Description
The prediction has a mean pLDDT of 82. A computed fold for an 83-nucleotide RNA from a Candidatus Dormiibacterota bacterium, annotated as transfer RNA. RNAcentral records the identical sequence in 2 taxa. Lineage of the source: Bacteria > Bacillati > Candidatus Dormiibacterota. Rfam family: tRNA.

[in-house]
RNA sequence: GCGGGAGUGGCGGAACGGUAUACGCGGCGGUCUCAAAAACCGCUGGUCGCAAGGCCUUGCGGGUUCGAGUCCCGCCUCCCGCA
Numbered sequence: 001g002c003g004g005g006a007g008u009g010g011c012g013g014a015a016c017g018g019u020a021u022a023c024g025c026g027g028c029g030g031u032c033u034c035a036a037a038a039a040c041c042g043c044u045g046g047u048c049g050c051a052a053g054g055c056c057u058u059g060c061g062g063g064u065u066c067g068a069g070u071c072c073c074g075c076c077u078c079c080c081g082c083a
Stems, first nucleotide, its partner, number of pairs: 001082007010025003018066001026044006045056004059075005
C1' cells in the first nucleotide's frame, strides 16, 4: 500500500430502516437473617434542573430517507490476510 472484519451503557453483548440500549454482569435500595452469604423484588445511558421536565447519546464527520445502530461516502482505531 491492497482486501476483509470489528467499534453500541461502568463491563460483556443483542437489535427487519420504525420506543436506542433486549439479555447477562456489576452498582444502588429493599425483603429474609442475631449478623452475613445465597436467594428473591425494585431501580440503574449521559447531562442540566429543587422538582416537573428539557437536551444529548451507537468511534468521528457528512449524505440518503418521513424516519439510520442498521444503507452510502470520507476519516480514526483495533484484528485477520495479501504484498